RNA sequence: GGCCCUAUCGUCUAGAGGCCUAGGACUCCAGAUUCUCAAUCUGGUAACACCGGUUCGAAUCCGGUUAGGGUCA
Numbered sequence: 001g002g003c004c005c006u007a008u009c010g011u012c013u014a015g016a017g018g019c020c021u022a023g024g025a026c027u028c029c030a031g032a033u034u035c036u037c038a039a040u041c042u043g044g045u046a047a048c049a050c051c052g053g054u055u056c057g058a059a060u061c062c063g064g065u066u067a068g069g070g071u072c073a
Stems, first nucleotide, its partner, number of pairs: 001072007010026004018056001028044005049065005
């Protein structure tokens, strides 16, 4: 340098064009319970890498950029 794959809450992940102001688990915060801690229960905070395009409508499809990985030379 060519080609291929991947990028979603702090972490892991669901999503396959409208049911998504994006769900779940763990973490974190608050409360309940307890003499205290742990455990348990309830509630809450928090994310679509970036820029364009297609479409009535995009996390989802297309192109480019960035980052990571694989492969060939």

Notes
The RNA shown here (transfer RNA) has 73 nucleotides and comes from a bacterium. Its Rfam family is "tRNA". The family's RNA type in Rfam is transfer RNA.